This is a predicted structure of a 120-nucleotide RNA (FMN riboswitch aptamer (RFN element)). Model confidence (mean pLDDT): 83 of 100. Of the family's consensus pairs, 100% are formed in the model. The sequence was found by an Rfam model in a public genome assembly.

RNA sequence: AUACGUCUUUGGGGCAGGGUGCAAUUCCCUACUGGAGGUCAAAGUCCUCGACCUACGCAAGUAGCUGAACUGGUGGAAGUCCAGUACCAACGGUAAAGUCCGGAUGAAAGAAGUACGUCG
Numbered sequence: 001a002u003a004c005g006u007c008u009u010u011g012g013g014g015c016a017g018g019g020u021g022c023a024a025u026u027c028c029c030u031a032c033u034g035g036a037g038g039u040c041a042a043a044g045u046c047c048u049c050g051a052c053c054u055a056c057g058c059a060a061g062u063a064g065c066u067g068a069a070c071u072g073g074u075g076g077a078a079g080u081c082c083a084g085u086a087c088c089a090a091c092g093g094u095a096a097a098g099u100c101c102g103g104a105u106g107a108a109a110g111a112a113g114u115a116c117g118u119c120g
Stems, first nucleotide, its partner, number of pairs: 003118004007113004017029003031099002033089002035049004044087002053064004069085005091102003
């Protein structure tokens, strides 16, 4: 210095303005947001992973499910950049919710530290 394990820390954002109505941050107009790793160059919409959800299980966990993009431009190279126009977003609650409240002061992909151990 490397790899693996343990430990510690960290690890999700967003309805401003207006309309209708007894009542809506839920409907309508408009506004706003985008977890992680990867990919020849930067990604909510490509690939993979996590979360949520479903089934089974005392539990640990196992299996399953899991949304959405095109056109033009630049370039050696971009579904990632630039321009334009679109589209998507678990469950429970409640006037029907990606944005409010709740499970959740939770869990996790992962990131960092390099504290401890092991292998070489």